[in-house]
Context: one part of a larger RNA
RNA sequence: CACCGCCCGUCACACCAUGGGAGUUUGUAACACCCGAAGUCUGUAGUCUAACCGCAAGGGGGACGCAGCCGAAGGUGGGAUAAGCGACUGGGGUGAAGUCGUAACAAGGUAGCCGUAUCGGAAGGUGCGGCUGGAUCACCUCCUU
Numbered sequence: 001c002a003c004c005g006c007c008c009g010u011c012a013c014a015c016c017a018u019g020g021g022a023g024u025u026u027g028u029a030a031c032a033c034c035c036g037a038a039g040u041c042u043g044u045a046g047u048c049u050a051a052c053c054g055c056a057a058g059g060g061g062g063a064c065g066c067a068g069c070c071g072a073a074g075g076u077g078g079g080a081u082a083a084g085c086g087a088c089u090g091g092g093g094u095g096a097a098g099u100c101g102u103a104a105c106a107a108g109g110u111a112g113c114c115g116u117a118u119c120g121g122a123a124g125g126u127g128c129g130g131c132u133g134g135a136u137c138a139c140c141u142c143c144u145u
């Protein structure tokens, strides 16, 4: 490159991350209950028994057994938490030359914008209220020359 300008949204295509999502997979640390190995400890009718005492019987001490507390692993259960996957679905971002229109920018051809309600393929339209960050014409006030 200056209106043969600029520019808005839907739709289509590709890629990226992301929200929702019936659910599903794996992990983490706890909790409740069940079961309960080894072992210490506690108790003890029973069984056995070298050192000590005793002439002996026996005693003392010890071992085993039995019972109990604690107790690892394991099992069951409902939650918590982390990560992944997930049909389908919502918008978002990015991408020289796709589609539909033309909403905005000059009074952008219905001035625009804000809030709200409603309607519409889409930009958007309409109603109500508000603003001037509206052009044009006329008038008033003020400032400067």
Stems, first nucleotide, its partner, number of pairs: 003108001005105001008101002011098001013095004018090003023085006031077004039070001041068004046064004052059002111132009

Predicted 3D model of a 145-nucleotide part of an RNA (small-subunit ribosomal RNA, 3' minor domain) from an uncultured rumen bacterium.
The RNAcentral record of the full RNA draws on ENA, Greengenes and SILVA.
Model confidence (mean pLDDT): 81 of 100.